Predicted 3D model of a 73-nucleotide RNA (transfer RNA) from a Chloroflexota bacterium. The RNAcentral record of the sequence draws on ENA. It matches the Rfam family "tRNA". By type it is a transfer RNA. Gene Ontology term of the family: triplet codon-amino acid adaptor activity.

RNA sequence: GGACCGGCAGCACGAUGGUGCGUGCAGCGAUCUUACAAGUCGUUGACUGUGCGUUCAAGUCGCACCCGGUCCA
Numbered sequence: 001g002g003a004c005c006g007g008c009a010g011c012a013c014g015a016u017g018g019u020g021c022g023u024g025c026a027g028c029g030a031u032c033u034u035a036c037a038a039g040u041c042g043u044u045g046a047c048u049g050u051g052c053g054u055u056c057a058a059g060u061c062g063c064a065c066c067c068g069g070u071c072c073a
Stems, first nucleotide, its partner, number of pairs: 001072007010025004018056001026044006049065005
């Protein structure tokens, strides 16, 4: 330098172009217990790497760039 894959909550992931996104773990509170853990209930937390474009509508499609990974040279 080229090709491909990926970037969404603290972490791991999901979401057919159609309500400004959800699940698990984690955190916080309550409950339970003599107490802790486990369990149960509630709750907090991301406008999806950045910019531009397509569209009535973009996490999703297109272009450029940034970051990470694999392969080729």